A computed fold for a 321-nucleotide part of an RNA from Nephromyces sp. ex Molgula occidentalis, annotated as large-subunit ribosomal RNA, domain IV. Rfam family: Bacterial large subunit ribosomal RNA.

[in-house]
Context: one part of a larger RNA
RNA sequence: CUCUCUCUAAGGAACUCGGCAAAUUAAUCCUGUAACUUCGGGAUAAGGGAUACCUUUUAAAGGUGUUAAAAAUAGGCCCGGGCGACUGUUUAUCAAAAACACAGGUCUCCGCUAAGUUGAAAAAUGAUGUAAGGAGGCUGACGCCUGCCCAGUGCCGGUAGGUUAAAAUAAAUAAUAUUGUAUAAAUAACAUUAUUUAGUAAGCCCCGGUAAACGGCGGCUGUAACUAUAACGGUCCUAAGGUAGCGAAUUUCCUUGUCGGGUAAGUUCCGACCCGCACGAAAGGCGUAACGACUUGGGCACUGUCUUUGAGAGAGACUCG
Repeated sequence: CUCUCUCUAAGGAACUCGGCAAAUUAAUCCUGUAACUUCGGGAUAAGGGAUACCUUUUAAAGGUGUUAAAAAUAGGCCCGGGCGACUGUUUAUCAAAAACACAGGUCUCCGCUAAGUUGAAAAAUGAUGUAAGGAGGCUGACGCCUGCCCAGUGCCGGUAGGUUAAAAUAAAUAAUAUUGUAUAAAUAACAUUAUUUAGUAAGCCCCGGUAAACGGCGGCUGUAACUAUAACGGUCCUAAGGUAGCGAAUUUCCUUGUCGGGUAAGUUCCGACCCGCACGAAAGGCGUAACGACUUGGGCACUGUCUUUGAGAGAGACUCG
C1' cells in the first nucleotide's frame, strides 16, 4: 500500500451528479397519534415513558447497582411533486421500470357442421362449451367526463343506371369441304375453322351509414376616448377548424421564460401566469385515498461522505527460511 473490520477531539453533508456508503432507529409494555380518505385505511403515523438483579405476607415497598430489551437477532422518520390505481410479470448472463399484465370500460365478429386457430387433407381445437358463451382490437381500479369532422382510407348496407370475365346461346362475315339446282360463272342448304357482335355475376363507378374504425381538428386583416389588448367585424380556405380540462409539462426550441415560495446564495424543486416552436379527450383528458427495491425536491435525526486525518485488529503484499 490492498482487502475485511473497530474506534476517532471539534464540527455535522461543508462530500458528491446524488447522503452513494456508513451511521442512526430497532424488542415488549404503557401512553399518544395529524392532514387526507374509496371510511377499510393513513398507523408501529409522529411524539413520550418504562424495562436489571435480590428480599418480602405477591403487597406496597426496600436493598444492591452501571448507563439496564447488559450478548445476538429485530423499522431511521417526516413534508411536497411526477408516473403507474393496487398484489403480480419481465430483458436466465449490464435495464425490475413510468414497460407487460390486471379487475373494470368499450368496439367488432360468431346461431353451432359457429366464428377464430392448426393442417396438403382427413381431422383436431374452440367445446363434451352455445351469445350472461367463444374469438379479436383498443383502453386500463375508482371519481368527473369523453367535444367537432364521414371529404380521403377502411368497414357495413343498398342497387336504378354506367362499366366489367369465361361459358351456354344467338347472329354476322370470311375460308374450306360436301350435296342439290345448275354444263361454267353464279346461287341455296349444311358442316368445320377463324374473326367479330349480342348476351351474363360479384367487383368498381354510384347512393347512404359508421370515428372507444385508420385518421384529421386553419390563415390573413381591421377595430374600444392614454397606451396596450381585442368581447366585435371583414375576407380566403376547409370534411371540420381543438370543446371541457390541463399547460415552460417525462411534452417549451427561444429558456436559467416572468412573478411568488423555499436558501445567505437555488440551470433543480413547489405555486402561479399562458406567448401550447410542437397538450388534449379510451395511441383516452383531468383528478385521486392506498400501494412502489420507481423517480424528483426539502427537512429532522444520524454519522470519517467531508474539513482532515489518525490509531488499532485480522488477511494479503514485502523480507528471511
Its mean pLDDT, the model's own confidence on a scale to 100, is 83. The source organism's lineage runs through Eukaryota, Sar, Alveolata, Aconoidasida and Nephromyces.